The part of an RNA shown here (large-subunit ribosomal RNA, domain I) has 516 nucleotides and comes from Symbiopectobacterium endosymbiont of Tettigometra macrocephala.
The source organism's lineage runs through Bacteria, Gammaproteobacteria, Enterobacterales, Enterobacteriaceae and Symbiopectobacterium.
Its mean pLDDT, the model's own confidence on a scale to 100, is 87.
Rfam family: Bacterial large subunit ribosomal RNA. Rfam links the family to the GO terms structural constituent of ribosome and ribosome.

Context: one part of a larger RNA
C1' cells in the first nucleotide's frame, strides 16, 4: 500500500426524555376604544445589556379581603437592606398615578418631534402651571346676508355657543355592494372554474330568514332555520364538458306579534332601564385518610417481612418503579368587594283588554334590455329592476297553481318586529388522544416573525439534554501571566469536564500481524 485485529479521533445518527406544538371535548366568554384601545417609542433598579414588570407617585401608590415566616421578578451572583404574629413578601377585588406616539383630536410632521391660541392662578415678569381649543351627525339656541320688501319682524344659506354620539383595532363565522382569472371542456368562444378568490361597507354574539298574494290537488298541509332521506332523481346544457332542485317522508327546535283610527275602558299584560331581596355561579382561598422495619445501592419508591387507611389507586415530584414522604386527590366549607344568570318586589319608560272601522300607488302587471331562480329565452310560467309606461282597490276586488283560457281550489302584496334549534373561535378554564417527540411537531420546545436576506411590498433560519446535587474541578507542574495538556480533588461515574445523556456511520490516525 493493501487485508485482519485492538485501541483512538472526528462526526452526531439512534436510544431515552420534554420545557414546546397539534386534534378535540365539556364549559365560560364573545369584544376593546375619546374615562384614550390594539400596537409602539422612551423611560424606570444598588444595575452595564436584555427579557418581564411598571409610568415622572415608573419591577411600583391606596383601601379592602385573603394568606404569611420569610422577602426585595429572571440570566445572576454580590452589595445594602425590609420583615418575623402581623403596615415584610405574596394572591385577589376596588382605587389612584398611567411621560411621548398611535383614531390622535389646538395647527403642523419625515410616528414617538416641531410650533402655537385663549381662561385661570402663581411669577424673581424672563416665565411656569393648570383646564380647554380636530371633523363629522343628529338637536337645540343665538346671531344672521343676498332674494323679496315701504320698512320690520319670521324663515333660508353661513356663522357661532350649548347637548349627545360617531371615527380607530380585533381570528373565524353572517348580511349586503362589486367581482376575475388559471382551470375543465382532452383545442375554444356559449358553458365551467364561481358569483368561488379578492375588495368595500355597516352589523352581532351570533347574523340572515321568518308568521303566506306558501305548497298541494279535490284529500289537505300550515312561519323561518337546521340535519337525514327524496336523488345524482325530475330537469338544465356546444343535450358537450358539466350543473342540478322540488314535492313529499323522518327528525332538531318551537312562538307568535304590531302600526297603517276612532270609541270605551281602565293603569292592568309585555318589553327595556335602574334597583330590593333570595338563591345559584365566577374572580383569592380553607380542611383534607393512612408505614415502619431488613437487604441491595451512591441514592429506595425495589426486594423480604409485618401493618393501616379508602367518597381519597387523577396527575406530579422527591438521588431508580411511593395510596399511606410532598403537592394534590374524593369530599366538605370559603368573600370586606366586584359581577354574571334565574326568581322574586318596587320605580321610570312603553301601553292592556275590548267595540267598531281600515286593509300599504307610480304600486301590481305591460313593453325594450339585463339579472336571480337547478333551468343557458326555450312553449317558460315565477322573483328582482335600468328604461317607458301603467290598474282594480274585497262575496261584481285581487295574486298563484310552470305558456295561454275556462272550471275549480287556495291565498291576501306594495308596512314593521321576532326567542330557539343553525355557524365560528383571537381569547380563558378543566380534561382527553392506536397525535409529534427537536430535519418531527406551530416558521418558532432555545430572547423567533428573532438573526440574516430585499429600495419595498415581502421572504425568513439554524440554535434543547454535565450531575441526584455545581459538589462546575482549590493547590501543584508544563505552557507565551496562552491555547491546551499533566497530577491533585469532587462525585456512584470525569471516556458524565461545561466543544460535558447515549455516541452508529462515512472519514483519518496509532499498534500489531500477514501478503507485496
Nucleotide at each position: 500500500c493493501g487485508u485482519g485485529c485492538a485501541c483512538g479521533g472526528u462526526g452526531g445518527a439512534u436510544g431515552c426524555c420534554u420545557a414546546g406544538g397539534c386534534a378535540g371535548u365539556c364549559a365560560g366568554a364573545g369584544g376593546c376604544g375619546a374615562u384614550g384601545a390594539a400596537g409602539g417609542g422612551c423611560g424606570u433598579g444598588c444595575u452595564a445589556a436584555u427579557c418581564u414588570g411598571c409610568g415622572a407617585a415608573a419591577a411600583g401608590c391606596g383601601u379592602c379581603g385573603g394568606u404569611a415566616a420569610g422577602c426585595u421578578g429572571a440570566u445572576a451572583u454580590g452589595a445594602a437592606g425590609c420583615g418575623u404574629u402581623a403596615c415584610a413578601a405574596c394572591c385577589g377585588a376596588c382605587g389612584a398615578u398611567a411621560c411621548c406616539c398611535g383614531a390622535a383630536u389646538g395647527g403642523g410632521g419625515a410616528a414617538a418631534c416641531c410650533c402655537a391660541g385663549u381662561a385661570c392662578a402663581a411669577u424673581u415678569c424672563g416665565u411656569u402651571g393648570c383646564a380647554c381649543u380636530a371633523u363629522c351627525a343628529u338637536g337645540u339656541c343665538a346671531u344672521g346676508a343676498a332674494u323679496a320688501c315701504a320698512a320690520u319682524a319670521c324663515a333660508u344659506a353661513g356663522u357661532g355657543g350649548c347637548a349627545u354620539g360617531a371615527g380607530g383595532c380585533g381570528a373565524a363565522c353572517a348580511g349586503g355592494g362589486g367581482g376575475a382569472a388559471c382551470u375543465g371542456a382532452a383545442a375554444c368562444a356559449u358553458c365551467u372554474c364561481a358569483g368561488u378568490a379578492c375588495c368595500c361597507c355597516g352589523a352581532g354574539g351570533a347574523a340572515a330568514a321568518g308568521a303566506a298574494a306558501u305548497c298541494a290537488a279535490c284529500a289537505g298541509a300550515u312561519a323561518u332555520u337546521c340535519c337525514c332521506c327524496c336523488a345524482g332523481u325530475a330537469g338544465c346544457u356546444g343535450c358537450a364538458a358539466g350543473c342540478g332542485a322540488a314535492c313529499g317522508a323522518g327528525g332538531a327546535a318551537a312562538a307568535g306579534c304590531c302600526c297603517a283610527a276612532a270609541g270605551u275602558c281602565u293603569a292592568a299584560a309585555u318589553c327595556a332601564g335602574c334597583u330590593u331581596g333570595u338563591g345559584u355561579g365566577u374572580c383569592a382561598g380553607u380542611g383534607g385518610a393512612a408505614g415502619c422495619g431488613u437487604c441491595u445501592g451512591g441514592a429506595a419508591a425495589g426486594u423480604c417481612g409485618c401493618a393501616c387507611a379508602g367518597u381519597a389507586a387523577a396527575g406530579g415530584g422527591c438521588g431508580a418503579u411511593a395510596g399511606u414522604c410532598c403537592c394534590g386527590u374524593a369530599c366538605a366549607c370559603g368573600a370586606a368587594g366586584a359581577u354574571g344568570c334565574a326568581c322574586u318586589g318596587g320605580u321610570u319608560g312603553u301601553g292592556a283588554g275590548u267595540u267598531c272601522g281600515a286593509u300599504g300607488a307610480g304600486u301590481a302587471g305591460g313593453g325594450c334590455g339585463g339579472g336571480a331562480c337547478a333551468c343557458g329565452u326555450g312553449u317558460u310560467a315565477u322573483c328582482c329592476u335600468g328604461u317607458c309606461u301603467g290598474a282594480a282597490u274585497a262575496u261584481g276586488g285581487g295574486g298563484g297553481g310552470g305558456a295561454c283560457c275556462a272550471u275549480c281550489c287556495u291565498c291576501c302584496a306594495a308596512g314593521g318586529c321576532u326567542a330557539a334549534a343553525u355557524a365560528c373561535u383571537c381569547c380563558u378554564g378543566a380534561c382527553u388522544g392506536a397525535c409529534c417527540g427537536a430535519u418531527a411537531g406551530u416558521g418558532a420546545a432555545c430572547c423567533a416573525g428573532u438573526a440574516c436576506c430585499g429600495u419595498g411590498a415581502g421572504g425568513g433560519a439554524a440554535a434543547g439534554g454535565c450531575g441526584a446535587a455545581a459538589a462546575g474541578a482549590a493547590c501543584c507542574c508544563c505552557g507565551g501571566c496562552g491555547a491546551g495538556g499533566g497530577g491533585a480533588g469532587u462525585g456512584a461515574a470525569a471516556u458524565a469536564g461545561a466543544a460535558c445523556c447515549u455516541g452508529a456511520a462515512a472519514c483519518c490516525a496509532u499498534g500489531u500481524a500477514c501478503g507485496u